Large-subunit ribosomal RNA, domain III from Aminithiophilus ramosus, 387 nucleotides, folded computationally. It matches the Rfam family "Bacterial large subunit ribosomal RNA". Its family is annotated with structural constituent of ribosome and ribosome in the Gene Ontology.
[in-house]
Context: one part of a larger RNA
RNA sequence: GAGUAGCGAGAAACGCGUGAGAAUCGCGUUCACCGGAUGCCCAAGGAUUCCUGGGGAAGGUUGAUCCGCCCAGGGUUAGGCGGGACCUAAGGCGAGGCCGAAGGGCGUAGUCGAUGGACAGCAGGUAGACACUCCUGCCCCGCGCGAGGACGCUAAUACCGAAGGGGUGACGCAGGAGGCUAGGUGCGCCGGGUGCUGGAAUACCCGGUCCAAGGAGGUAGGGGGAGUCGGCAGGCAAAUCCACUGACUCGUAACCCUGAGAUCUGAUGGGGAGCUUCCACGGAAGCGAAGGCAUUGACGCCCGACUGCCGAGAAAAGCCUCUAGGGAGGAAUCGCGUGCCCGUACUGCAAACCGACACAGGUGGGCUGGCUGAGCAGGCUAAGGUG
Numbered sequence: 001g002a003g004u005a006g007c008g009a010g011a012a013a014c015g016c017g018u019g020a021g022a023a024u025c026g027c028g029u030u031c032a033c034c035g036g037a038u039g040c041c042c043a044a045g046g047a048u049u050c051c052u053g054g055g056g057a058a059g060g061u062u063g064a065u066c067c068g069c070c071c072a073g074g075g076u077u078a079g080g081c082g083g084g085a086c087c088u089a090a091g092g093c094g095a096g097g098c099c100g101a102a103g104g105g106c107g108u109a110g111u112c113g114a115u116g117g118a119c120a121g122c123a124g125g126u127a128g129a130c131a132c133u134c135c136u137g138c139c140c141c142g143c144g145c146g147a148g149g150a151c152g153c154u155a156a157u158a159c160c161g162a163a164g165g166g167g168u169g170a171c172g173c174a175g176g177a178g179g180c181u182a183g184g185u186g187c188g189c190c191g192g193g194u195g196c197u198g199g200a201a202u203a204c205c206c207g208g209u210c211c212a213a214g215g216a217g218g219u220a221g222g223g224g225g226a227g228u229c230g231g232c233a234g235g236c237a238a239a240u241c242c243a244c245u246g247a248c249u250c251g252u253a254a255c256c257c258u259g260a261g262a263u264c265u266g267a268u269g270g271g272g273a274g275c276u277u278c279c280a281c282g283g284a285a286g287c288g289a290a291g292g293c294a295u296u297g298a299c300g301c302c303c304g305a306c307u308g309c310c311g312a313g314a315a316a317a318g319c320c321u322c323u324a325g326g327g328a329g330g331a332a333u334c335g336c337g338u339g340c341c342c343g344u345a346c347u348g349c350a351a352a353c354c355g356a357c358a359c360a361g362g363u364g365g366g367c368u369g370g371c372u373g374a375g376c377a378g379g380c381u382a383a384g385g386u387g
Base pairs, nucleotide, nucleotide: 012030013029014028015027016026017025031387032386033385034384039367040366041365042364045347046346049345050074051073052072053071054070055069059067060066079140080139081343082342083341084340086117087116091112092111093110097106098105099104121138122137123136124135125134141339142338143337144336145335146334147333151329159326160325164322165321166320167319168318172309173308174307175306178302179301180300183296184295185294186293187292189208190207210269214265215264216263221258222257223256224255225250226249227248228247229246230245231244234242235241274287275286276285277284278283310313353362354361369381370380371379372378
């Protein structure tokens, strides 16, 4: 220079409280803003920022009694959620091997590698901080032991069963229809409030439900010609499986496979507006009504479907089956036990991540009510959040 520019998007006001001290902290009332987000839930990243008590030097663009700051104590509970003890993709590594002055490069068998496949948990409650993890209720998976006993017991069709064979897993894009559900709306019903002035079954406000698994029933619908008896040189051995092939029977509907949802159960449970009692005024305990009908309706489910098209759209495990093989016992079912390691706090369109900052920037996925509307547009608003 200069007490100048600036103080990082143009919503606050008042009262009460705390305190040495208050525009800025807490509570309350009014107002305003977002509302396909400025709400809620995950992933990545961060790494204690979470909760409680205390603090007031620094950080906070002012102040501060406040804080993502400082100090102390506490907090993350899993057979079922995610990952591993399963599988493979691109790609990586790579025993032997090949190559190379050396370091090393490539690569077989293998072994890693999710962004994919496979795979058994829902509802409610609790709390200062965690909950599909704790508790309550109902359920499921693997393994072990026991009961049980269909069936079988010597070349053998009990049962187990491949590191082998086959099937399935298994996939593109576009389009349209139907059946449903989540959700919404209206009426009814239930509870509560108002009644000042003519009116009282009137007007207004609030709420109105519920999971998985299991069982019954296999529905709307989708797919396959189906079955029996033969043959068989292919599937690197074998096969009753798969493929190929022959005959016969039935045939456009039987049969088989698949398949949402509704209904009953789960539930004499849970939740529920509200009411009652107590209170340190923060809260705690107990009781607990109604829950029916209509309408609308998804981008969710049936659907890994169907139809069309050309650019012709992962793999392996798993599962089913077949033998090889094991084999004298043993399936269903029931009961009792048992179940390892890691993550789990909090933030997460942001003051906690990436941007040197509490930076008008950037950051993948899911949910997203109402009125208007074609609409995830625009406007207003609920829950919730913010000033």
Its mean pLDDT, the model's own confidence on a scale to 100, is 81.